[in-house]
Context: one part of a larger RNA
């Protein structure tokens, strides 16, 4: 100097990526009292307050007891739930509804799953799955059942495109293998036959064709102009396209320029909050937007209270450090 701890004068987050760490408050008991905001169940022990022991007296109550309640006076202690255990609170915002489940040894989470919604397959010798099979499992079930995909409580909703690409569905037609037919031409051969080659026809699915499907994979413009200040364009014109992004929401866990621009909040505010919309490069089950309750969840503030820090001191155990 380090490492575990304990105390501190004044101030009190100035500390630091963060109040991380560590005080401290408060505390399973009565009483009063309790806000927004809601799915009416919560929130809620919200928050914020009193009070707790013996003695005396009186008063009321009953289950009649070594009872309970309330009133008056009086006592001791720093302290009366005589204390062993036993929450810091609050506002606001973002993610996920919720309990739950993970990366056994660096992630506990806004991931996973989750009721719920939804599409798609399966009519039973079910679709699916395992196995070469034989069997099994689905199931000693039978569409309110099973199997898959995908969202992800709830509330409001859930737009436009079938061009590409999947899927389904089409008794026509076009193309299409082997095969079947064999016309017809070859080679040997006296011949009979053998053997080679082969036109037209015929002939599955598949592909093209026809159409249907988005809670299938997926996409959802550009330029030019144009109102009696100015700006700005409800109109207009023009190309492209399958169709040009609606509802909502927005600098956002998305905003590059960006600390955007107002507002709040601080002496001061790249973070927070509420607005604006010029959305580089949000947007509707690859969900959209709000939402009580919940959360070892991120993010700002406030109280409170601290040795985090001003800026350090000192004290106790262990070390370092000298000796052996």
């Nucleotide at each position: 100097c380090c490492c575990a701890c304990g105390u501190u004068u004044a101030g009190g987050a100035a500390c630091u990526c963060u109040g991380c760490a560590a005080u401290a408050c408060a505390g399973c008991g009565g009483c009063c009292g309790u806000a927004a905001c809601u799915u009416c169940g919560g929130g809620a022990u919200a928050a914020g307050g009193c009070c707790c022991c013996c003695c005396u007296g009186c008063a009321c109550c009953c289950u009649u007891g070594u009872g309970g309640u309330g009133c008056a006076g009086g006592g001791u202690a720093c302290a009366a739930c005589a204390a062993a255990a036993g929450a810091c609170g609050c506002a606001c915002u973002g993610c996920g509804a919720c309990u739950g489940u993970u990366u056994a040894c660096c992630a506990a989470a806004a991931a996973c799953a989750c009721a719920g919604c939804u599409c798609c397959c399966u009519g039973c010798a079910a679709a699916a799955g395992c196995g070469u099979a034989a069997g099994c499992u689905g199931a000693a079930g039978u569409a309110u059942a099973g199997g898959g995909g995908g969202u992800g409580a709830u509330g409001c909703c859930u737009g436009g495109c079938c061009a590409g690409u999947g899927u389904c569905a089409g008794a026509a037609c076009g193309u299409u293998a082997a095969g079947g037919c064999g016309a017809g031409g070859g080679g040997u051969g006296c011949a009979a036959g053998c053997c080679c080659u082969g036109a037209a026809c015929u002939g599955a699915a598949g592909c093209g064709c026809u159409g249907a499907u988005g809670a299938a994979c997926g996409c959802c413009g550009g330029c030019g102009g144009u109102a009696a200040c100015u700006a700005u364009a409800a109109c207009c014109g023009u190309c492209c396209u399958a169709a040009g992004g609606u509802a909502g929401c927005g600098a956002a866990a998305u905003u590059c320029c960006u600390u955007g621009u107002c507002g709040g909040g601080u002496g001061a505010g790249u973070u927070c909050c509420g607005a604006c919309c010029u959305g580089c490069a949000c947007g509707a089950a690859u969900g959209g937007c709000a939402u009580a309750a919940c959360g070892a969840u991120a993010g700002u503030g406030c109280g409170a209270c601290u040795g985090u820090c001003u800026c350090a001191a000192c004290g106790u155990g262990g070390g370092a450090c000298u000796c052996g």
Molecule: large-subunit ribosomal RNA, domain IV
Organism: Candidatus Magasanikiibacteriota bacterium